Small-subunit ribosomal RNA, central domain from a metagenome, 343 nucleotides, folded computationally. The full RNA is in RNAcentral, with records from SILVA. Model confidence (mean pLDDT): 87 of 100.
Context: one part of a larger RNA
C1' cells in the first nucleotide's frame, strides 16, 4: 500500500468537547476545476508482444508492426463531483407552555444507630468460637436509665424503577445551574456528521500540605487451627477511609459491542408527556421473537440485520505491555512501545 477483521477467537480509546482533515439534504443559473470524448505533439534506440528474413535449427542477429496504459496543448460533453450566485425546508438549531428526575455545585438541618465522657440502679461475670484463647471486668464491667460530646453513613420508600456522556449519583431543605422528553405554533435557512492531534471529565488506591477521625480497617501485635499457617477464626490496631487546596490518570473503567443517519415482522411488561373517537403518537428501559445475521453461543427496531459516511484498533504464542530512547509525575507509575531468542 491492499486485503481481511475487531460481543466471547488478536483488535472499540474510559467518556466527552472541538480544531485540521474526510463527508454532506432538495432545488435553478452560471462556471468547466475533476470527470468523459475527438484531434495533434510527444512518450530515443534497444527489450518485451506479434507477423516476416538470415546463420543446416536453436540460441543469435535482422527488417516491419504493435506497444509505450503516460505528459502537453487544443477542440468539444456536462449527468455526476467541486467552485460561484440565487431559492428551498424535510436535516441541525432559536422562541413559548408544560412534564419527570439519587444530573452537578454551594449552604442549612433531622433521626435511628455505633464509640467514647459524667452520673444513676446493679453484681460477677462479660465478650468470643466449630470448640477455646489471648482481651475486658470487685479500681465495678456487661446489662439497664436519662444527659453529654464527636464523626461517619442514611433503615423504610426502592423497583426487572430514575437521572447521567462516562466515572457516577439516594435522608430532607434552601439556593445557584446543566441536560432530557412533550404540545402546538413561530423564526434561522444546511448552520450538519465525524473527529488525527489538542483539551476537559474520569471509580478505588495511592502522594503533597492543612484539618478531622465515631465506625471500619491494609500494615502490625496477640490467640487459635495447623505438621508448619508470615492465611482463613478471634482479639486489639496504625496509615486510609471524612473535609479543603492541589496531583495521579489507571480498572472486568464491560453491553468485554466508536459514533451519526436511513431503512427491515410482531408480542409482551415498563418511564416520561400529549391526546382520549377507538386508543393512538412521540420517548425510557427491558423480556421474547420474522427475515437476516453468527463458527456457535446467540444477536435481532436499543442489532451482532442491511446500507453510507468519519475515527480509533488487530494482524500467530511466548519473550513483554518488558527493555532502550522520549515524554508527564513529588513519587508510586503512567503513555509511547521493540529486538534478539524460542515454540
Nucleotide at each position: 500500500c491492499u486485503g481481511g477483521g475487531c460481543g466471547u477467537a488478536a483488535a472499540g480509546c474510559g467518556c466527552a468537547c472541538g480544531u485540521a482533515g474526510g463527508c454532506g439534504g432538495c432545488u435553478a443559473g452560471g462556471u468547466c476545476a475533476g470527470u468523459c470524448a475527438g484531434a495533434u505533439g510527444u512518450g530515443a534506440a534497444a527489450g518485451c508482444c506479434c507477423c516476416g528474413g538470415g546463420c543446416u535449427c536453436a540460441a543469435c542477429c535482422u527488417g516491419g508492426g504493435a506497444a509505450c496504459u503516460g505528459c502537453a496543448u487544443u477542440u468539444g460533453a456536462u449527468a455526476c463531483u467541486g467552485c460561484c450566485u440565487g431559492g428551498c425546508u424535510u436535516g441541525a438549531g432559536u422562541a413559548u407552555g408544560g412534564u419527570a428526575g439519587a444530573g452537578g455545585g454551594a449552604g442549612g438541618u433531622g433521626g435511628a444507630a455505633u464509640u467514647c465522657c459524667a452520673g444513676g440502679u446493679g453484681u460477677a461475670g462479660c465478650g468470643g468460637u466449630g470448640a477455646a484463647a489471648u482481651g475486658c471486668g470487685u479500681a465495678g464491667a456487661u446489662a439497664u436509665c436519662g444527659g453529654g460530646a464527636g464523626g461517619a453513613a442514611c433503615a423504610c420508600c426502592a423497583g426487572u424503577g430514575g437521572c447521567g456522556a462516562a466515572g457516577g449519583c439516594g435522608g430532607c431543605u434552601u439556593u445557584c445551574u446543566g441536560g432530557a422528553c412533550u404540545g402546538a405554533u413561530c423564526c434561522u435557512g444546511a448552520c450538519g456528521c465525524u473527529g488525527a492531534g489538542a483539551u476537559u471529565c474520569g471509580a478505588a488506591a495511592g502522594c503533597u500540605a492543612g484539618g478531622g477521625g465515631a465506625g471500619c480497617a491494609a500494615a502490625c501485635a496477640g490467640g487459635a487451627u495447623u505438621a508448619g499457617a508470615u492465611a482463613c477464626c478471634c482479639u486489639g490496631g496504625u496509615a486510609g477511609u471524612c473535609c479543603u487546596a492541589g496531583c495521579c490518570g489507571u480498572a472486568a473503567a464491560c453491553g468485554a459491542u466508536g459514533g451519526a443517519u436511513a431503512c427491515u415482522a410482531g408480542a409482551u411488561c415498563u418511564u416520561g408527556c400529549a391526546u382520549u373517537u377507538u386508543u393512538u403518537g412521540c420517548u425510557u428501559g427491558g423480556u421474547c421473537g420474522a427475515a437476516g445475521c453468527u463458527a456457535a453461543c446467540g444477536c435481532g427496531u436499543u442489532a451482532a440485520g442491511u446500507a453510507u459516511c468519519c475515527c480509533g484498533c488487530c494482524u500467530g504464542g511466548g519473550g513483554a505491555g518488558u527493555a532502550c530512547g522520549g515524554u508527564c509525575g513529588c513519587a508510586a507509575g503512567g503513555c509511547u512501545g521493540a529486538a534478539a531468542c524460542u515454540c